[in-house]
Molecule: transfer RNA
Organism: Planctomycetota bacterium
RNA sequence: GGGGGAGUAGCUCAACUGGUAGAGCGCCUGCUUUGCAAGCAGGAGGUCAGGGGUUCGAGUCCCCUCUUCUCCA
Numbered sequence: 001g002g003g004g005g006a007g008u009a010g011c012u013c014a015a016c017u018g019g020u021a022g023a024g025c026g027c028c029u030g031c032u033u034u035g036c037a038a039g040c041a042g043g044a045g046g047u048c049a050g051g052g053g054u055u056c057g058a059g060u061c062c063c064c065u066c067u068u069c070u071c072c073a
Stems, first nucleotide, its partner, number of pairs: 001072007010025004019056001027043005049065005
């Protein structure tokens, strides 16, 4: 320098043909307990790496950039 993959909640990851983003763990509150843990119920938390474009509508499609993994030279 060139090819390919990944970037989504604090962490690990979903969302499969574009239709308004979710799970597990963690965190907070309540119930239960003498107390803790476990269990149960509820809740908070996201500029979907950044920018631009297409579209009525983009995590998803197109372009550029950044980070990272891998292959070739």